[in-house]
RNAcentral holds the sequence, with entries from ENA.
The RNA shown here (transfer RNA) has 75 nucleotides and comes from a Minisyncoccia bacterium.
Its mean pLDDT, the model's own confidence on a scale to 100, is 80.
Rfam family: tRNA. By type it is a transfer RNA.
């Protein structure tokens, strides 16, 4: 250098292939509140996200097209 794969809450990870409605949902942590003499445990409750940029579309985490970066792979 060429090709390919991945990029989402703090952390992991669904959801993208097949665009659409409801707060983008799940564990875990992480603040409240209940429980308990107190902690743990348990129950409710909240806050947190779709790498960057254009581009199709009525409508984009999802489709295209360039870039970052991280990973394989070939020279």
């Nucleotide at each position: 250098g060429c090709c390919g794969u991945u990029a989402u809450c703090g952390u992991c990870u669904a959801g993208u292939c097949u665009g659409g409605u409801u707060u983008a949902g799940g564990a875990c942590g992480u603040c409240g509140g209940g429980u308990u003499c107190u902690c743990a445990g348990c129950c409710c409750g909240a806050a947190a996200a779709c790498c960057c940029g254009g581009g199709u579309u009525c409508a984009a985490a999802u489709c295209c097209c360039g870039g970052u970066a991280a990973c394989g792979g070939c020279g």